[in-house]
This is a predicted structure of a 490-nucleotide part of an RNA (small-subunit ribosomal RNA, 3' major domain) from a metagenome.
RNAcentral holds the full RNA, with entries from SILVA.
Its Rfam family is "Eukaryotic small subunit ribosomal RNA".
Context: one part of a larger RNA
RNA sequence: UGACGGAAGUGCACCACCAGGAGUGGAGCCUGCGGCUUAAUUUGACCCAACACGGGAAAACUCACCCGGCCCGGACACCGUAAGGAUUGACAGAUUGAGAGCUCUUUCUUGAUUCGGUGGGUGGUGGUGCAUGGCCGUUCUUAGUUGGUGGAGCGAUUUGUCUGGUUAAUUCCGAUAACGAACGAGACUCUAGCCUGCUAAAUAGUUCACCGAUUCACCGAGUCGGUGUUAACUUCUUAGAGGGACAAGUGGCGUUUAGCCACACGAGAUUGAGCAAUAACAGGUCUGUGAUGCCCUUAGAUGUUCGGGGCCGCACGCGCGCUACACUGAAGGAAUCAGCGUGUGUUCUCCCUUAUCCGAAAGGACCGGGUAACCCGUUGAACCUCCUUCAUGCUAGGGAUUGUGGCUUGCAAUUGUUCCACAUGAACGAGGAAUUCCCAGUAAGCGCGAGUCAUAAGCUCGCGUUGAUUACGUCCCUGCCCUUUGUACA
Numbered sequence: 001u002g003a004c005g006g007a008a009g010u011g012c013a014c015c016a017c018c019a020g021g022a023g024u025g026g027a028g029c030c031u032g033c034g035g036c037u038u039a040a041u042u043u044g045a046c047c048c049a050a051c052a053c054g055g056g057a058a059a060a061c062u063c064a065c066c067c068g069g070c071c072c073g074g075a076c077a078c079c080g081u082a083a084g085g086a087u088u089g090a091c092a093g094a095u096u097g098a099g100a101g102c103u104c105u106u107u108c109u110u111g112a113u114u115c116g117g118u119g120g121g122u123g124g125u126g127g128u129g130c131a132u133g134g135c136c137g138u139u140c141u142u143a144g145u146u147g148g149u150g151g152a153g154c155g156a157u158u159u160g161u162c163u164g165g166u167u168a169a170u171u172c173c174g175a176u177a178a179c180g181a182a183c184g185a186g187a188c189u190c191u192a193g194c195c196u197g198c199u200a201a202a203u204a205g206u207u208c209a210c211c212g213a214u215u216c217a218c219c220g221a222g223u224c225g226g227u228g229u230u231a232a233c234u235u236c237u238u239a240g241a242g243g244g245a246c247a248a249g250u251g252g253c254g255u256u257u258a259g260c261c262a263c264a265c266g267a268g269a270u271u272g273a274g275c276a277a278u279a280a281c282a283g284g285u286c287u288g289u290g291a292u293g294c295c296c297u298u299a300g301a302u303g304u305u306c307g308g309g310g311c312c313g314c315a316c317g318c319g320c321g322c323u324a325c326a327c328u329g330a331a332g333g334a335a336u337c338a339g340c341g342u343g344u345g346u347u348c349u350c351c352c353u354u355a356u357c358c359g360a361a362a363g364g365a366c367c368g369g370g371u372a373a374c375c376c377g378u379u380g381a382a383c384c385u386c387c388u389u390c391a392u393g394c395u396a397g398g399g400a401u402u403g404u405g406g407c408u409u410g411c412a413a414u415u416g417u418u419c420c421a422c423a424u425g426a427a428c429g430a431g432g433a434a435u436u437c438c439c440a441g442u443a444a445g446c447g448c449g450a451g452u453c454a455u456a457a458g459c460u461c462g463c464g465u466u467g468a469u470u471a472c473g474u475c476c477c478u479g480c481c482c483u484u485u486g487u488a489c490a
Base pairs, nucleotide, nucleotide: 001490002489003487004486005485007484008483009482011480012479013478016474017473020438021437022436023435024434027323028322029321031319032318033317034316035314036313043054044053065309066308067307068306069305071303076119077118078117079116080115086113089108090107092105093104094103123297124296126295127294128293132291134285135284136283137281138280139279144183145182146181148179149178150159151158152157162174164173165172188274189273190272194243195242198240199239200238201237204234205233206232207231208228210226211225212224213223214222215221216220249263250262251261252260253259325431329390330389331388332387333386334385343375351370352369353368356365357364358363397428402423403422404421405420406419444466445465446464447463448462449461450460451459
């Protein structure tokens, strides 16, 4: 100087507690991990910092695993064989999963591309992440880190970097043997909310004029439709430039400092994220890479490709989730409202779909539109709302399991891709000990879009809709920063 303390003191955090909410843990199912099993059930990762993670929803491919079969995509150099032929390919039959001349029988064909040996390459989802780069994660979401000059000390080192107040903050005020600085924090970037001000818009609309239809109290008013010679405009919509908030105003508290609290005015008086220092970890990744050292293998291949299987296997244990246990509900009918996105491709098969018709549905047929503010699409989403039935009964709650049939994707659906119909109708009557997440448009309920995707969401990432209870505190538990102290542990 660190590290540690069942040492003390400040301060802090819903990966801590308190007050609560939703739960998970119990059931069924989905999915990941272990174990067991297996030809193989490929593998990495195992407290936070492994386990719906590897963007990992694997029918083939992927694919690394298992069982088999072809191929060389063995450059280049040297030596050998060799035009009297180094070698290549092949019908049929046998053989084979195979219309692999793979091998055998049989012969034809080819013409220096090859073949044999040695050296040396190449490839490898082979090993080593404890040889590495890069990237990521974590310590660590806190406020921390470091020179120069000066001071102290023989020196390692220390001061600066602080008694105090304050802040989300080593943020500031102040104190001061320090002065003046740098990184981090903040500023910054994106995003949300405001602009009757600017710039505009036949890919967004409004108003007006005219025409047509319709209703009423019919020279008028309301509703609907119509591209109107460049009718006018930008409130709504879109998006550029800008503006706007600074604790600025007032009142308290406070060294009357830094700042805190309340009120007023206001669209905002902490929107949410991104980025993110120094020092580290023998954290993860050689299975992201034509990044890569070394080792292994390299033709009976650990290369590559083809066929089949596996990764899905089930006495069991653990984790993330979905559906529920009903009446604040289920079923039927009606009514009524969103916002993020995406859409026919460079390679590339594979796009979003209105209307009409057929079909119980899944789906099919056929005209079209869309490379998109133009078409799908005013995305007529779900919960919610209204009406009716049900009436507490494992019930019309629940929808596991199983049977049969149908369509669709695909070369292929058996170990059942998804979906639909009919039938079947299991556990589950609110979940022990434990334990997770969270404070405002948040939790929770509800659906939608995207990623994956030929088929395709119980996952993930976003989006809106309905919208609470309870804190606005504390250091008791769990941890973290700093100061003081103890220990000779490094």